Overview:
A computed fold for an 89-nucleotide RNA from an uncultured Anaerolineales bacterium, annotated as c-di-GMP-I riboswitch aptamer. Its mean pLDDT, the model's own confidence on a scale to 100, is 88. The sequence was found by an Rfam model in a public genome assembly. The model forms 95% of the base pairs in the Rfam consensus.
RNA sequence: CACCGAUAAAGGCAAACCCAUCGAAAGGCGGGGACGCAAAGCUACGGGUCUAACGCAAAACAUUUUGCCAAGAUCGCCGAGCUACCGAA
Numbered sequence: 001c002a003c004c005g006a007u008a009a010a011g012g013c014a015a016a017c018c019c020a021u022c023g024a025a026a027g028g029c030g031g032g033g034a035c036g037c038a039a040a041g042c043u044a045c046g047g048g049u050c051u052a053a054c055g056c057a058a059a060a061c062a063u064u065u066u067g068c069c070a071a072g073a074u075c076g077c078c079g080a081g082c083u084a085c086c087g088a089a
Base pairs, nucleotide, nucleotide: 004087005086012037013036017032018031019030021028022027035076041082042081043080045079046078047077048074049073050072055068056067057066058065059064
């Protein structure tokens, strides 16, 4: 230095849920809270998944219903890229 990852040390992040807030929703942000995480740090680049406002189509017929659709969301779904603390075996 690379791989690797301790019942090590120092520190870090924070699921569900609750409150508040933004959003059509998925979901995000803040506070509380810890299920977990050695990249649960960053980038939606590939795949997956979620949502369906706008748009399109159909029905209904005067404003509703249904279907399709990502340019929306997720990096705590997987892969890829970039970066990083510690050091036993």